[in-house]
């Protein structure tokens, strides 16, 4: 070189196939609730959706090129 899966909050992931408010579990933080923790209730931060570009009114999603990782196969 070739062929196939992955990349989306701090951590695990779903959304993609069919475009149209970026969401779940965990984890932090503030409250509440407890005599004190914890559980448990609310409620907030925290995301250039791997980069780069096209197409569209709109792209996480379609194209198109790069880059990382993991397996095949030589």
């Nucleotide at each position: 070189c070739g062929c196939a899966g992955a990349g989306u909050a701090g951590a695990g992931c779903a959304g993609c196939c069919a475009g149209g408010u970026a969401g779940c579990u965990u984890g932090u933080c503030a409250g509440g609730u407890u005599c004190a923790u914890a559980c448990c209730c609310u409620g907030a931060a925290g995301g250039u959706c791997g980069c780069g570009g096209g197409u569209u009114c709109a792209a996480a999603u379609c194209c198109c090129g790069c880059c990382u990782c993991u397996g095949c196969a030589a």
Overview:
Model confidence (mean pLDDT): 84 of 100. Predicted 3D model of a 74-nucleotide RNA (transfer RNA) from Neorhizobium sp. JUb45. The sequence is in RNAcentral, with records from ENA. Taxonomically the source falls in Neorhizobium (Bacteria, Alphaproteobacteria, Hyphomicrobiales, Rhizobiaceae). Its Rfam family is "tRNA". The family's RNA type in Rfam is transfer RNA.